[in-house]
RNA sequence: ACCCGAAAAAGGCAAACCGCUCGAAAGGGUGGGACGCAAAGCUACUGGCCUACUUCCUUUGUUAUAAGGAUAAGGCAGCAGGGCUGCCGGA
Numbered sequence: 001a002c003c004c005g006a007a008a009a010a011g012g013c014a015a016a017c018c019g020c021u022c023g024a025a026a027g028g029g030u031g032g033g034a035c036g037c038a039a040a041g042c043u044a045c046u047g048g049c050c051u052a053c054u055u056c057c058u059u060u061g062u063u064a065u066a067a068g069g070a071u072a073a074g075g076c077a078g079c080a081g082g083g084c085u086g087c088c089g090g091a
Stems, first nucleotide, its partner, number of pairs: 003090003012037002017032006035078001041084003045081003048076003055070005
């Protein structure tokens, strides 16, 4: 170095929920709050999942809407894999 995470130390992050805020939504930011996390640090590359402003299709209808379906160019890194980086320790 790789690999590993039993005990410990220094610290770190922060689910649900709530306030404010951005967004059409999914979701994000921020403050509070802790379910958990040894990469729960970064990255949408692969699979997966969420959403549908938009676009397309169908029906009603008749040019305005309404309903349904499809759609990622939008998201999720706390779904898994891959890539990059990193603290402490070596039972």
This is a predicted structure of a 91-nucleotide RNA (c-di-GMP-I riboswitch aptamer) from a Nitrospirota bacterium. Model confidence (mean pLDDT): 88 of 100. NCBI's taxonomy places the organism under Bacteria, Pseudomonadati, Nitrospirota.